[in-house]
Molecule: transfer RNA
Organism: Dehalococcoidia bacterium
RNA sequence: GCCACCGUAGCUCAGAGGCAGAGCAGCGCUUUCGUAAAGCGCGGGUCCUCGGUUCGAAUCCGAGCGGUGGCU
Numbered sequence: 001g002c003c004a005c006c007g008u009a010g011c012u013c014a015g016a017g018g019c020a021g022a023g024c025a026g027c028g029c030u031u032u033c034g035u036a037a038a039g040c041g042c043g044g045g046u047c048c049u050c051g052g053u054u055c056g057a058a059u060c061c062g063a064g065c066g067g068u069g070g071c072u
Base pairs, nucleotide, nucleotide: 001071002070003069004068005067006066007065010024011023012022013021018055026042027041028040029039030038048064049063050062051061052060
């Protein structure tokens, strides 16, 4: 330098046009003499940035930035 894939909650990831979610982590409650475990609930997001398409974009298109891998 070229190619491919990826960027969503603190972490790991789902979601592929109209609802932003799961597991783990955090907090509270129940249970226990107490702890752990278990059960129930709660909070947490400029969906990397900018522009375009669309009535409507996390999702489609373009550019940029960052990461991983491959080729040279």